[in-house]
Predicted 3D model of a 104-nucleotide RNA (SAM riboswitch aptamer (S box leader)) from Pedobacter ghigonis.

RNA sequence: UGCUUAUUAAGAAAGACGGAGGGAUUAGACCCAACGAAGUCUUAGCAACCUGUGCCACACAAGGUGCUAAAUUCUAUUCUGCAAAUAGCGGAAACAGAUAAGUU
Numbered sequence: 001u002g003c004u005u006a007u008u009a010a011g012a013a014a015g016a017c018g019g020a021g022g023g024a025u026u027a028g029a030c031c032c033a034a035c036g037a038a039g040u041c042u043u044a045g046c047a048a049c050c051u052g053u054g055c056c057a058c059a060c061a062a063g064g065u066g067c068u069a070a071a072u073u074c075u076a077u078u079c080u081g082c083a084a085a086u087a088g089c090g091g092a093a094a095c096a097g098a099u100a101a102g103u104u
Stems, first nucleotide, its partner, number of pairs: 002103007013043005021032003026076004044068003049064002051061004072096001077093006
């Protein structure tokens, strides 16, 4: 880097440094941000994929990852419901992304 599988509307922030952007990418929308963005560090927390233990369809622990604004912020492709139709509001799937485990 690619592939496979699983999950993806739950949950969880303070401080220091920093100094203008950020929410993956493209487009649109909508948000966050000098009452301090990204990033780095410290501490704390969430969760339970791997892991460990046990009385093993389960429970507990928290060593390896991960995560700690908003559903993966929302929409985009296909099918479809309401509607005469447009607008609008929904449902299912796919694609893409993220994370874990395995594999190359």
Its mean pLDDT, the model's own confidence on a scale to 100, is 85.
Its Rfam family is "SAM riboswitch aptamer (S box leader)". About the family: The SAM riboswitch is found upstream of a number of genes which code for proteins involved in methionine or cysteine biosynthesis in Gram-positive bacteria.
The sequence was found by an Rfam model in a public genome assembly.